[in-house]
RNA sequence: GGAGCCAUAGUAUAGCCUGGAUAGAAUACGAGCUUGCGGAGCUUGGGACCGGGGUUCGAAUCCCCGUGGCUCCG
Numbered sequence: 001g002g003a004g005c006c007a008u009a010g011u012a013u014a015g016c017c018u019g020g021a022u023a024g025a026a027u028a029c030g031a032g033c034u035u036g037c038g039g040a041g042c043u044u045g046g047g048a049c050c051g052g053g054g055u056u057c058g059a060a061u062c063c064c065c066g067u068g069g070c071u072c073c074g
């Protein structure tokens, strides 16, 4: 220098191929119930689509550029 793959709550992830209306669940965290205390269990709360642009009535999803990570070629 060139190419491929990946990027979603603190963490690890579903959804992406085939666009659809409030982005789901787990775990962690806060609060409450329960318990002699803690843990477990139950209820509840907040928290995420890497950035920008394009296409479209509508984009996490499709396209382009960039950023970062991994790998391959030279």
Stems, first nucleotide, its partner, number of pairs: 001073007010027002013024001020057001029045005050066005

The RNA shown here (transfer RNA) has 74 nucleotides and comes from a Microcaldota archaeon.
It matches the Rfam family "tRNA".